[in-house]
Overview
A computed fold for a 486-nucleotide part of an RNA from an uncultured prokaryote, annotated as small-subunit ribosomal RNA, 5' domain. It matches the Rfam family "Bacterial small subunit ribosomal RNA". The prediction has a mean pLDDT of 82.
Context: one part of a larger RNA
RNA sequence: GAACGAACGCUGGCGGUAUGCCUAACACAUGCAAGUCGAACGCGAAAGCCCCUUCGGGGGCCGGUAGAGUGGCGCACGGGUGAGUAACGCGUAGAUAAUCAACCCUGGGGACUGGGAUAACUUCUGGAAACGGAAGCUAAUUUUCUUAUAAGUGAGAGGUUGAAAUGGUCCGCCGCCCUGGGACGAGUCUGCGUACCAUUAGCUAGUUGGUGGGGUAAUGGCCCACCAAGGCGACGAUGGUUAGCGGGUCUGAGAGGAUGAUCCGCCACACUGGAACUGAGACACGGUCCAGACUCCUACGGGAGGCAGCAGUGGGGAAUCUUGCGCAAUGGACGCAAGUCUGACGCAGCAAUACCGCGUGAGUGAAGAAGGCCUUAGGGUCGUAAAGCUCUUUUAUCGGGGAAGAUAAUGACGGUACCCGAGGAAUAAGCACCGGCUAACUACGUGCCAGCAGCCGCGGUAAUACGUAGGGUGCAAGCGUUGUUC
Numbered sequence: 001g002a003a004c005g006a007a008c009g010c011u012g013g014c015g016g017u018a019u020g021c022c023u024a025a026c027a028c029a030u031g032c033a034a035g036u037c038g039a040a041c042g043c044g045a046a047a048g049c050c051c052c053u054u055c056g057g058g059g060g061c062c063g064g065u066a067g068a069g070u071g072g073c074g075c076a077c078g079g080g081u082g083a084g085u086a087a088c089g090c091g092u093a094g095a096u097a098a099u100c101a102a103c104c105c106u107g108g109g110g111a112c113u114g115g116g117a118u119a120a121c122u123u124c125u126g127g128a129a130a131c132g133g134a135a136g137c138u139a140a141u142u143u144u145c146u147u148a149u150a151a152g153u154g155a156g157a158g159g160u161u162g163a164a165a166u167g168g169u170c171c172g173c174c175g176c177c178c179u180g181g182g183a184c185g186a187g188u189c190u191g192c193g194u195a196c197c198a199u200u201a202g203c204u205a206g207u208u209g210g211u212g213g214g215g216u217a218a219u220g221g222c223c224c225a226c227c228a229a230g231g232c233g234a235c236g237a238u239g240g241u242u243a244g245c246g247g248g249u250c251u252g253a254g255a256g257g258a259u260g261a262u263c264c265g266c267c268a269c270a271c272u273g274g275a276a277c278u279g280a281g282a283c284a285c286g287g288u289c290c291a292g293a294c295u296c297c298u299a300c301g302g303g304a305g306g307c308a309g310c311a312g313u314g315g316g317g318a319a320u321c322u323u324g325c326g327c328a329a330u331g332g333a334c335g336c337a338a339g340u341c342u343g344a345c346g347c348a349g350c351a352a353u354a355c356c357g358c359g360u361g362a363g364u365g366a367a368g369a370a371g372g373c374c375u376u377a378g379g380g381u382c383g384u385a386a387a388g389c390u391c392u393u394u395u396a397u398c399g400g401g402g403a404a405g406a407u408a409a410u411g412a413c414g415g416u417a418c419c420c421g422a423g424g425a426a427u428a429a430g431c432a433c434c435g436g437c438u439a440a441c442u443a444c445g446u447g448c449c450a451g452c453a454g455c456c457g458c459g460g461u462a463a464u465a466c467g468u469a470g471g472g473u474g475c476a477a478g479c480g481u482u483g484u485u486c
Stems, first nucleotide, its partner, number of pairs: 001486004006482005013358006019351002021316001026314003030311003035073003040070002043067001048061005080269003089194008099186002104182007114145003121136006167174002195241003202232003207229008244266004248259004271292005294305004322348001324347003330344001331342004361391004371382004397422005405413001430475005435456003441470005451458002
């Protein structure tokens, strides 16, 4: 000098664009953040209104609506965080003749026919609750069983084993089964690169390899039985410490050094530890089970919970925002669609946190006014500065008009941006410094005191170095200080 997710002190007019818990991966009240489909399926209200009534009730409309249930798809995306990890985790270049792949695109083939169940519901019943139990009924694109024919498995022949396809419909279509290819995505493996400590020198028994099995979508000690005795290491094994990695960011002429907020890619995690289930895909943030710590409810028998989603609270801290609006746009889930959901996202709010832009007036004005300060008491200086005169109206205020963003409809933002008009200099300047480095000097106070200080150093009675004032210098809605990096 430059930079910052900064903080602190003093000060503070406006707009645009960004950014905003770096600390306790500390604990969380409350609300919302993942649903959707009646064109898969069976059931099906209450309230209200009308009519009848023996006043007990019955019927109709609302309405096959609300609703829960079965089933399908989604919930593995999107969003958060960086605890762990020094590793094929990441980066880069490859391999997969060792693999998977729902939805999407495309080619080929097929979809014949029976049976049995089950939730919802009804009845009974346990429990404080959470949540159940028993009996009976029923449907499907649900499940299971039976029958028939492909594909597949194989180098080939023969033989053995052996499996799918239901539908809905507004008749347009939407689906279903098998199989080839593509696209998107994912798994696994490999070469090279990837922090510090040798005041860590030896480490290793599933350890290293083989044979045969198991397991997986798939290779493999991944796991197991047997056999062999190997494998790694000064080119740093093992151990310890620290750390998410990259694109990038900051600095620098570059080489390099430092760094990894926001945005994008990858990885890991979801109260702590472990486990599997479902599924095309998870060993699953707002799923399940077990254990633990913590919090809450309880009728003491037993239960409920997980903000490192968006807001918000307490706590920690020098320090970091609203319990806002909207699905109008973009994107996503479901649906034939209408549409529903979406704290993703789009916006608004708060903060000079950063960058950029604008303003706080312009011209004229010497009796160099008053006043302050200094003075050699003559004067000098603040100073054209002010006042005065002549103008302007950015901004702010008030009034009027008023978008694009949307494609026929649909606009949260928002009566916003922007445009026009009105009046009036009106609404708007501070901060640090002035001994040298380093631009800028005098007076008074103080008297090695009080204090200053980045370094050198100032202060003990004439202090340009402390404090105040006048003056000056530098930046400016900021200016200084502190911290960190180059």